[in-house]
């Protein structure tokens, strides 16, 4: 890089440096020199991974204790990631309801598709 799986409406900003662009990709709309982005450093946000308790269940076992699966609840931000403008800033495609409306539009759910992060894997 690619492939699976899970999330993705909640949360959470200050200094210093730099010095034009930026928000993935186009169109939209916004953020920016009263300095964005980006880098550094402190802060915080978050329970994805590990990490702590506790629950029922497979197994192991003749039975208890114990052990390991995998689930589920909680709690911790000292460990490994991520994250701190706007829902993933809005958007595509396909079903279904509903609504106005006769070719269409619009709102919802859901599925899929692009993206992001996490955890696996070749």
């Nucleotide at each position: 890089c690619g492939c699976u799986c899970a999330u993705c409406a909640a949360g959470a900003c200050c200094a210093g440096c730099c010095g034009a662009g930026g928000g993935a990709c186009a169109g939209g709309c916004c953020c920016u020199u009263a300095g964005a982005c980006g880098c550094u450093g402190g802060g915080g946000c978050a329970a994805c991974c590990g990490c702590c308790a506790g629950a029922a269940g497979a197994c192991u076992u003749a039975c208890c204790c114990g052990g390991u699966c995998a689930u589920u609840u909680g709690g911790a931000a000292a460990g490994g990631u991520g994250c701190c403008a706007a829902u993933u800033c809005c958007u595509u495609c396909g079903a279904a309801a509903c609504g106005a409306a006769u070719u269409u539009c619009g709102u919802u759910u859901c599925g899929a598709g692009a993206g992001a992060u996490g955890a696996g894997u070749c």